[in-house]
Molecule: small-subunit ribosomal RNA
Organism: uncultured soil bacterium
RNA sequence: AGAGUUUGAUCCUGGCUCAGGAUGAACGCUGGCGGCGUGCCUAAUACAUGCAAGUCGAACGAGAACCGAUAUUCGUAUCGGGGAGAGUGGCGGACGGGUGAGUAACACGUAGACGACCUGCCCCAGAGUGGGGGACAACGGCGGGAAACCGGCGCUAAUACCCCAUAAGCUCACGUGGAUUAGCAGCAUGUGAGAAAAACUCCGGUGCUCUGGGAGGGGUCUGCGGCCUAUCAGGUAGUUGGCGGGGUAACAGCCCACCAAGCCAAUGACAGGUAGGGGGCCUGAGAGGGUGGUCCCCCACACGGGCACUGAGACACGGGCCCGACUCCUACGGGAGGCAGCAGUAAGGGAUAUUGCACAAUGGGCGCAAGCCUGAUGCAGCAACGCCGCGUGCCCGAUGAAGGCCUUCGGGUCGUAAAGGGCUUUUCUGGCUGAAGAGCAAGGACAGUAAGCCAGGAAUAAGUGUCGGCUAACUACGUGCCAGCAGCCGCGGUAAAACGUAGGACGCAAGCGUUAUCCGGAGUUACUGGGCGUAAAGCGCGGGCAGGCGGCUUUCUAAGUCUGAUGUGAAAGCGCCCGGCUUAACCGGGCGAGGCCAUUGGAAACUAGGGAGCUGGAGGGCAGCAGAGGUAGGCGGAAUUCCGGGUGGAGUGGUGAAAUGCGUAGAGAUCCGGAGGAACACCAGAGGCGAAGGCGGCCUACUGGGCUGCACCUGACGCUGAGCCGCGAAAGCCAGGGGAGCGAACGGGAUUAGAAACCCCGGUAGUCCUGGCCGUAAACGAUGUUCACUGGAUGGUGGGGGGUCACCCCUCACUGUCGAAGCCAACGCGAUAAGUGAACCGCCUGGGGAGUACGGUCGCAAGACUAAAACUCAAAGGAAUUGACGGGGGCCCGCACAAGCAGCGGAGCGUGUGGUUUAAUUCGAGGCAACGCGAAGAACCUUACCUGGGCUUGACAUAGCGGUGGUAGGGAACCGAAAGGGGACCGACCUUCGGGAGCCGCUACAGGUGCUGCAUGGCUGUCGUCAGCUCGUGCCGUGAGGUGUUAGGUUAAGUCCUGUAACGAGCGCAACCCUCGCUGCCAGUUACAAGUGUCUGGCGGGACUGCCGGUGACAAACCGGAGGAAGGUGGGGAUGACGUCAAGUCAGCAUGGCCUUUAUGUCCAGGGCGACACACACGCUACAAUGGCGCGUACAGAGGGAUGCCAACCCGCGAGGGGGAGCCAAUCUCACAAAGCGCGUCGUAGUUCGGAUUGCAGGCUGCAACUCGCCUGCAUGAAGCCGGAGUUGCUAGUAACCGCCGGUCAGCCACACGGCGGUGAAUACGUUCCCGGGCCUUGUACACACCGCCCGUCACGUCAUGGGAGCUGGCAACACCUGAAGCCGGUGGGCAAACCUGACGGAUGCCGCCGUCGAAGGUGGGGCUGGUGACUGGGACGAAGUCGUAACAAGGUAGCCGUAGCGGAAGCUGCGGCUGGAUCACCUCCUU
Repeated sequence: AGAGUUUGAUCCUGGCUCAGGAUGAACGCUGGCGGCGUGCCUAAUACAUGCAAGUCGAACGAGAACCGAUAUUCGUAUCGGGGAGAGUGGCGGACGGGUGAGUAACACGUAGACGACCUGCCCCAGAGUGGGGGACAACGGCGGGAAACCGGCGCUAAUACCCCAUAAGCUCACGUGGAUUAGCAGCAUGUGAGAAAAACUCCGGUGCUCUGGGAGGGGUCUGCGGCCUAUCAGGUAGUUGGCGGGGUAACAGCCCACCAAGCCAAUGACAGGUAGGGGGCCUGAGAGGGUGGUCCCCCACACGGGCACUGAGACACGGGCCCGACUCCUACGGGAGGCAGCAGUAAGGGAUAUUGCACAAUGGGCGCAAGCCUGAUGCAGCAACGCCGCGUGCCCGAUGAAGGCCUUCGGGUCGUAAAGGGCUUUUCUGGCUGAAGAGCAAGGACAGUAAGCCAGGAAUAAGUGUCGGCUAACUACGUGCCAGCAGCCGCGGUAAAACGUAGGACGCAAGCGUUAUCCGGAGUUACUGGGCGUAAAGCGCGGGCAGGCGGCUUUCUAAGUCUGAUGUGAAAGCGCCCGGCUUAACCGGGCGAGGCCAUUGGAAACUAGGGAGCUGGAGGGCAGCAGAGGUAGGCGGAAUUCCGGGUGGAGUGGUGAAAUGCGUAGAGAUCCGGAGGAACACCAGAGGCGAAGGCGGCCUACUGGGCUGCACCUGACGCUGAGCCGCGAAAGCCAGGGGAGCGAACGGGAUUAGAAACCCCGGUAGUCCUGGCCGUAAACGAUGUUCACUGGAUGGUGGGGGGUCACCCCUCACUGUCGAAGCCAACGCGAUAAGUGAACCGCCUGGGGAGUACGGUCGCAAGACUAAAACUCAAAGGAAUUGACGGGGGCCCGCACAAGCAGCGGAGCGUGUGGUUUAAUUCGAGGCAACGCGAAGAACCUUACCUGGGCUUGACAUAGCGGUGGUAGGGAACCGAAAGGGGACCGACCUUCGGGAGCCGCUACAGGUGCUGCAUGGCUGUCGUCAGCUCGUGCCGUGAGGUGUUAGGUUAAGUCCUGUAACGAGCGCAACCCUCGCUGCCAGUUACAAGUGUCUGGCGGGACUGCCGGUGACAAACCGGAGGAAGGUGGGGAUGACGUCAAGUCAGCAUGGCCUUUAUGUCCAGGGCGACACACACGCUACAAUGGCGCGUACAGAGGGAUGCCAACCCGCGAGGGGGAGCCAAUCUCACAAAGCGCGUCGUAGUUCGGAUUGCAGGCUGCAACUCGCCUGCAUGAAGCCGGAGUUGCUAGUAACCGCCGGUCAGCCACACGGCGGUGAAUACGUUCCCGGGCCUUGUACACACCGCCCGUCACGUCAUGGGAGCUGGCAACACCUGAAGCCGGUGGGCAAACCUGACGGAUGCCGCCGUCGAAGGUGGGGCUGGUGACUGGGACGAAGUCGUAACAAGGUAGCCGUAGCGGAAGCUGCGGCUGGAUCACCUCCUU
């Protein structure tokens, strides 16, 4: 410090994800030791049991056990000691310990204030401590109660209580004094009134009272700081203030009466939600973000709620009273209780410990003290929960052992790893010694611990995660979109480094992973530090309050700002240094750091505030100018329609074509007249005006704004602008008018599979006017307003100035285009900025859900504004690039169309294929580019299929071991369909003489046309013989990429020329090769009768746009011509660029992997591949007279031929048979070529056409022609009379027609295929159209690339959510009723020791009663917020459901926005708007 992920690729935007650190953690696997820490985050849920706050006899009375003495009737009594337990009294129980519920608050933090306060114990100082009195507990006794406890009666002490005295001082009341001060309750002083005390003692002292002060502690007040929601906008009745009173330690509306009507709030009141706050902690470079566990400070709470009492202090965790809920006891009458103290239990939960030891230390309470108490605390126990440290050994050891895994079988790897040898002993085990902590004297929970010494022995000690990329680490097997993995991208559909296992490797290590959460990365909320033309984002436009910001000069102030000093910022923590435990963690000491803090001194540039001035900003004045700026009124002509009339007579209208419609009742056309409404042609221009919406005939009135010139006036009066106010196209709404044309809806006609559309005929609302609503648009420059600055060029509009005035120059405002710098992701912007700066406002933060729901505001409604969440996705996007595509464009090719000839599609037959059938009909090939294809030969064989019968080291190969001599091999009879079995008999080869080969057996293995052409090699098809495909260097671009290769010409061609930021080059094209045509030379058998010209073979020549003319750019080239056998590539062939189709082939061959092994191998017989209701493809033969038939007759080329071709001759009607000459072939042979030509016949007929089909008789091949061959003869003679839609081939020696040959092959289903020659045409105007292709360009939402993408309804499943008759909880208030405890007030009924008394009574106290307040409860209507709900709305998601085709290419009607109507659905239509529309033409503008 970054990385992965949107794309074919690129740049940008943007989200998601990862690597880091952290934790009071939990979970999985694992676990040796020690130190230091930490340990209920959930139920502030409920708690058994024990303990956690007592102490003082030096305050007081009484006093048990026990001891002693005396007495004793031995029961005991008395006295003395003793002092348990309890009581009175004092101090403490307000500390310490726990918890985080509540609390958004002066609760906390920080800095201050109290002239508005309190303070027990402690310290200092001063003054005192005199006299008297009456009680109550304990106790005794009586009574009640189950208990808890309680009531009479009687006795008693005190440092308990009361009275009197005294008063330095204190308090109160009324005065006086002099100031300080904003203000006095402060100070000094006078008079009057009032209030104190306690004793104990060891005689040292300790206490007690009053007053003042201190220390420490507390209370109150204030400034500032720190959460979310505005879908909480208004809140408030003790509310705000005053006067008086009450109350408190104290100010105060804290409380009360009266008076006034205030007070708070967009600088966010009030409400709702959430939350103890801080020091700190985690993270981060920092700013910041998150957090508040342990430790420290503060607050709050103590079962829920209320209340007061006591006290220095409480509204009191282990005190009290009351209400409530809960639990327990009960004799049912009543009682008891409060672990959020320490342990512990239950529950909840993913989850959190011992009912331990000790007061030895530190600290606390009481006590003079000894001491007692102390679950505070110190320790120990449990837990890898965290941090830190240590160990599980070290050295040597290669035949690189065994074994595992992999393997190309050679080897590699685990691996010096092990074994083995040597060494050490941290740890471990055993034994011995044994602390510090802990001053002086003892006493030590920890602890027989830490530590030390000795002994023993490598001994007791390694796991876990990962290994596709990010990200470090790879192989094998298993699995087969299964099982599974996954943080993101994504893996798995038979070769998976991604699943599982193994081996190996990488990482960390007593831990390692996972999960959760926080910060970081994320500059992804941007203060530091982002953006808004097209990515998300400028409000539709203006006016303007608050607010923010603000020109020049000068002066003052000092709020901001800067600076010094002081105070404070607790400790811990953090940083640095030093030190202590062996080190570290941990701990100790010192220094430092830390505030937006406060006080105070200083500075005065800038900001701010006050004063004085200025004119440049702004405004005004005067003089001019242009204009569809606005409002109102009036006027005008053209056109449409309608009405009346005339002429006229059959159509008109409309469309792609039609039809509906109109018309003989007279339309349309035409002329005249009239009516009415709406809009204003030409001018007219990207021309003007306006803030925007918007504004267009002419005239008039009223009215807003702008520009220019002058520099006369004011003197900063300015800019922006949340909220607010106004304006605001079209559609729409209300009321009333109006209504010509147009025209949602609607009706009809067409189109169509349908047509709810596009097209056509009609047509209502509406469009128009008046008044009132609505408030939205692609309200767009998708660009907020204002100001300043920053090269130019060239137009337009309106002014001004100048000149040498044809014209030109300067200048201001507005409005276009092109462009420098600069900016930008790019496109582009570029003085009209998207440049450089300033001010202010608005807005954005991934896509979907959604501009939706709910709530609120507005509206008559439609709806508008504001505006979420659940859930879901790994993207959604912008610009540009290369392709591909377009029912986009341009240019150009091709038998592509057209022109032409012959066909196919109809028939019969052949062949192939589909389908069907079958035991099997083996398999493959599938648009072009499968279908007479693999197959250049299926009766057996082939053969891969089926049925049946056999074989199992196999039909075939190699190796090892063992065996075999009448061996290997052959083989009659016999069985069998054959294979096979069987064996009489016959009977080998090589040899170095060992043996080999052969054969048999066994073991390895063979074998497979079994699967995968989507694992492959090779080969092939196709685009396509198309003209393309690339590279190096350079240049351009951030980049993909471009340039070159585009352009102007030209060509068959990226062929060549010219131009050119390109210059060259490669693979293709062409040429080189073969062949045919002309020719020379050479050679010549078997060709020719012969020599040699024919012929055959070989080697050469020839053609190159070379020559002439024209066109062209002086080019390339094209056109024409000459010559020539041949011209502009002479004809044909071979030759196939980068690539595409996961094209074809595992069945030609090869080959990885998988499968099979008495079978998926192999052998055999028979069958099948030949089936047949059909369908298609390719052919053959025909339908006839340009023909058939008969007779006669002519002329090829290229091939084949040895168990082959086969002559002559003979036989047969013929196939063929016989025959055997010749030929290894320029010699012989197949072998007659046929069409043609000549003559004859047939005469348009299903025929003398046509030959299918069938019968019979033959021939040939072959082991064998039944399934299933070919040929011959005779007989039979079918369909068919030229073929629908549609479709194929061919541009010249071509098509067409005619025959000949060959391969395969025994034969042949060949009409196929490959060759050969013979005869031998027609047509091409042309490139609009169909198909394919090339180049350029354009649009794109496509990139598996249009056979693409993609929208909506419907149906199904899952999920979350809105509405919903309601049902049911929670929260906080309100109104009324009832009203506990208790304080306060009243009352004076009961009772009463202290004081007064004249003894009657009074004061006072307690109780009672009444009242205010008051927790809780009840009733009621509302508010806010959950859960649930028949049904219902949409939404999201879900490999292959339905309907259509809306969008993306002009997406086939350009699309989109707003609005309205309509429609199964996408959507359609109307009105207005936008370009973010292709294309063509025109216009305009710019550049050159």